[in-house]
This record gives sequence, structure tokens and C1' cells, in this order.
RNA sequence: GGCCCCAUCGACUAGUGGUUAGGUCAUCACCCUUUCAAGGUGGAAGCACGGGUUCGAAUCCCGUUGGGGUCA
Repeated sequence: GGCCCCAUCGACUAGUGGUUAGGUCAUCACCCUUUCAAGGUGGAAGCACGGGUUCGAAUCCCGUUGGGGUCA
């Protein structure tokens, strides 16, 4: 340098163009408990970035960035 794959809450992950982006753990508040743990209820928190296509994009296309693989 060429080609391929990946990027979603703090972590792991689901989501094949259309309803509010969902789940587990973690975290915060409350309940329970004499207290803690466990358990219950609720909250906060996310689509790497920039364009394009489309009535509508996390999803499709192009580019950039980062990571991985492979060839030289």
C1' cells in the first nucleotide's frame, strides 16, 4: 500500500428502512431490613465522525478516524 471485518448507555450485547433504540450487569433514588447483603420498584445514561440516498437511516452508499484479520 491492496482487500475483508468491526465500531450501539460505564461494560457486554439485541435491533434485516417505519411505534418511545431494547436486554443483562454496574450506577443512583426509594421500598423492604435494627443495619448490611439479597430481593422489589423507579430513574439517569448510548447509535465513532462528516456527507449522500430516501417521505423516513443505528440499519443502505461514499469518505474519514480508531481497532482487528489477511496479502505483498
Source information
A computed fold for a 72-nucleotide RNA from a Chloroherpetonaceae bacterium, annotated as transfer RNA. Model confidence (mean pLDDT): 81 of 100. Taxonomically the source falls in Chloroherpetonaceae (Bacteria, Pseudomonadati, Chlorobiia, Chlorobiales). Its Rfam family is "tRNA". Rfam classes the family as a transfer RNA. Rfam's curators write: Transfer RNA (tRNA) molecules are approximately 80 nucleotides in length. The sequence was found in a public genome assembly.